[in-house]
RNA sequence: AGGCGUGUAGCUCAGCUAGGUAGAGCACUUGGCUUUUAACUAAGUGGCCAGGGGUUCAAAUCCCCUCACGCCUGCCA
Repeated sequence: AGGCGUGUAGCUCAGCUAGGUAGAGCACUUGGCUUUUAACUAAGUGGCCAGGGGUUCAAAUCCCCUCACGCCUGCCA
């Protein structure tokens, strides 16, 4: 320098192919249960979908640019 991949809740990850209400498990909060804790159980909180722009009635999803991380190839020495 070139190519590829990843980025979504506090953590681990689905959802993207084929645009149409943003989700799961764990964690956290509260209640039930329990002598208490743990476990079990019910409900709830939590997201500018890495950032910006574009297309569209509508974008996490399609297009462009940028950023971070990882992998591969190359150049110089």